[in-house]
RNA sequence: GCCGGCGUAGCUCAGGUAGUUAGAGCGUGACACUCAUAAAGUCAAGGUCCCAGGUGCAAAUCCUGGCGUCGGCA
Numbered sequence: 001g002c003c004g005g006c007g008u009a010g011c012u013c014a015g016g017u018a019g020u021u022a023g024a025g026c027g028u029g030a031c032a033c034u035c036a037u038a039a040a041g042u043c044a045a046g047g048u049c050c051c052a053g054g055u056g057c058a059a060a061u062c063c064u065g066g067c068g069u070c071g072g073c074a
Stems, first nucleotide, its partner, number of pairs: 001073007010026004019057001028044004050066005
């Protein structure tokens, strides 16, 4: 230099065929329980879906460019 994968909650990741409200587990906080603590239980908070532009009635999702990261080729 060329090609490809990945980028979504604090962490690990689903969703990706455009159309309910963006989700799960772990973690965090609260509550309840207990003599007390832990575990199991109930609830809650937490997101610019990497950035910018485009298409479209509508974009996390499609297209283009950029950035980051991983890998392959040279």
The prediction has a mean pLDDT of 82. Transfer RNA from Candidatus Kaiserbacteria bacterium RIFCSPHIGHO2_01_FULL_50_13, 74 nucleotides, folded computationally. It matches the Rfam family "tRNA". Rfam describes the family as follows. Transfer RNA (tRNA) molecules are approximately 80 nucleotides in length. The family's RNA type in Rfam is transfer RNA. The organism belongs to Candidatus Kaiseribacteriota, within Bacteria.